[in-house]
This is a predicted complex of two RNAs, RNase P RNA and transfer RNA, with 497 nucleotides together. Rfam match: Bacterial RNase P class A. Rfam's curators write: Ribonuclease P (RNase P) is a ubiquitous endoribonuclease, found in archaea, bacteria and eukarya as well as chloroplasts and mitochondria. Gene Ontology terms of the family: dimeric ribonuclease P complex, ribonuclease P activity and tRNA processing. Its mean pLDDT, the model's own confidence on a scale to 100, is 77.
RNA sequence: GAAGUCCAAAACGCGACCGCUGCCCGCCGGCCCGCAAGGGCCGCGUGGGGAGAGGAAAGUCCGGGCUCCACAGAGCAGGGUGCUGGCUAACCGCCAGGGGGGGCGACCCCACGGAAAGUGCCACAGAAAAUACACCGCCGAUGGCGGGCCGUGCCUCACGGCACGGUGCGUACAGGUAAGGGUGAAAUGGUGGGGGCCGCGGUCCUGCUGCGGCCUGAAAGUAAGAGCCCACCGCGGCACCGGCGACGGUGCCGGCAGGGUAAACCCCACCCGGAGCAAGUCCAAGCAGGCGGCGUUUCAAGGUUGCUCGCCGAGCCGCCGGGUAGGACGCUGGAGCGUGCCGGCAACGGUACGCCUAGAUUGAUGGCCGCGACGGCGCUUCACCGCGCCGGACAGAACCCGGCUUAAUGAGGACUUCCCGC
RNA sequence: GUCCUUGUAGUUCAACGGAUAGAACUGCCCCGUCCUAAGGGGUCAAUGCUGGUUCAAUUCCGGCCAAGGACACCA
Numbered sequence: 001g002a003a004g005u006c007c008a009a010a011a012c013g014c015g016a017c018c019g020c021u022g023c024c025c026g027c028c029g030g031c032c033c034g035c036a037a038g039g040g041c042c043g044c045g046u047g048g049g050g051a052g053a054g055g056a057a058a059g060u061c062c063g064g065g066c067u068c069c070a071c072a073g074a075g076c077a078g079g080g081u082g083c084u085g086g087c088u089a090a091c092c093g094c095c096a097g098g099g100g101g102g103g104c105g106a107c108c109c110c111a112c113g114g115a116a117a118g119u120g121c122c123a124c125a126g127a128a129a130a131u132a133c134a135c136c137g138c139c140g141a142u143g144g145c146g147g148g149c150c151g152u153g154c155c156u157c158a159c160g161g162c163a164c165g166g167u168g169c170g171u172a173c174a175g176g177u178a179a180g181g182g183u184g185a186a187a188u189g190g191u192g193g194g195g196g197c198c199g200c201g202g203u204c205c206u207g208c209u210g211c212g213g214c215c216u217g218a219a220a221g222u223a224a225g226a227g228c229c230c231a232c233c234g235c236g237g238c239a240c241c242g243g244c245g246a247c248g249g250u251g252c253c254g255g256c257a258g259g260g261u262a263a264a265c266c267c268c269a270c271c272c273g274g275a276g277c278a279a280g281u282c283c284a285a286g287c288a289g290g291c292g293g294c295g296u297u298u299c300a301a302g303g304u305u306g307c308u309c310g311c312c313g314a315g316c317c318g319c320c321g322g323g324u325a326g327g328a329c330g331c332u333g334g335a336g337c338g339u340g341c342c343g344g345c346a347a348c349g350g351u352a353c354g355c356c357u358a359g360a361u362u363g364a365u366g367g368c369c370g371c372g373a374c375g376g377c378g379c380u381u382c383a384c385c386g387c388g389c390c391g392g393a394c395a396g397a398a399c400c401c402g403g404c405u406u407a408a409u410g411a412g413g414a415c416u417u418c419c420c421g422c
Numbered sequence: 423g424u425c426c427u428u429g430u431a432g433u434u435c436a437a438c439g440g441a442u443a444g445a446a447c448u449g450c451c452c453c454g455u456c457c458u459a460a461g462g463g464g465u466c467a468a469u470g471c472u473g474g475u476u477c478a479a480u481u482c483c484g485g486c487c488a489a490g491g492a493c494a495c496c497a
Stems, first nucleotide, its partner, number of pairs: 001418007010409001012372004017367002020052002023049005028043006054394001058405002061403005066276004073309004078272005083097005098112001099110004113267002118265002120261003135181002137177003142174002144171003148167008189233006195215009234256001235254008280329004289320006302312002322496003336355008374391006423493007432447004440477001449465005470486005
């Protein structure tokens, strides 16, 4: 210098002026209560003070608080999660670890239970796609067929013929084989090896083969092959050791024993009642009821996904029509924030001290000026300095919180790989 | 604000996880006619975007994006 990885933090600062939304304190005026001191309320009166968006306020994807429906109940259905241990109010979150995968590396990624409970599916191609299969190829030991040679026996004067037996030849009919070819995403785990020398013998003699001996070796297969045998890797089982555990290590045994798919149904383990602040209450204003269904006698209607049970229980539901779209509570002080210490690898927990930090309802938090910081460009300069111009993203709370995801700006720190120079 | 639903040719709809994603209407070209229309033949045109699971995704599962709908109170 280039290319990258991770982490924590920030989201311009100060001042002046003009606005916007709440809150607080005065003054002025009016009304009410009170004997009074004083208090309360109101204001198209007025002055002052102080506060005022986010890291994502977003998407509404998870989880919880809160509220109502039984003090939220049971079963089935349904939904969710899915390596282990921990954290937490809870979680599809976080932390730590295990296993797998990617990258030269810093580091990153993983819905990561079960396919040996059962069912389904696996297009095309291919012989065959799941207790499958034999197309090409190889072999053809054994049996069949054919030929040669040898031996024996019989017939014949002989040539020759017949039968039986043996055989190392041919054939590829039965059959064997699953190593190779080819197909596919996938074809029953992968790689390598199964030898050499000598002597005697047989024969159809560059060969094949029988017997014996020696050597190497982990082992010396067959007709050809093949876990048939051997070695290593993988896999499975058992035992021991380490670990809370996921799992890891070592040893022994087993030729290997049934492909993939569960983000297909499903099985296993664990979790989940429903609705949502337009929840749920109170006040005010205004109008107009009608029709249908069920019930008040019981196990009713209804009680916010479905079914059954249980519980509550006197009016309820649907459609059409009508009225109002006003105020208050809920509402913001909370699983709150900061700092220090303690425990813990960490997430996090405990404790002490300090702090108060938006509550709008057509929805406030903005504009402009000056100075400064930051970044970019230009001028000048060896360079620093200086001068001028430009720029500041994504985005706006609406009951609250913990996460995730997405959007997006410029700086900082640590680390990795490569190149160049000293 | 809350809660749902849906995205396939220009439009309206199809499509067990496996075909070159199919059909109708529309558009374009040709035939037809004196010209047009009808009719006939041909042709263009799409899975919202982006990841994952799978041998294979319009289909299954995430994340974005877009569109549509419902929900107030009183009598």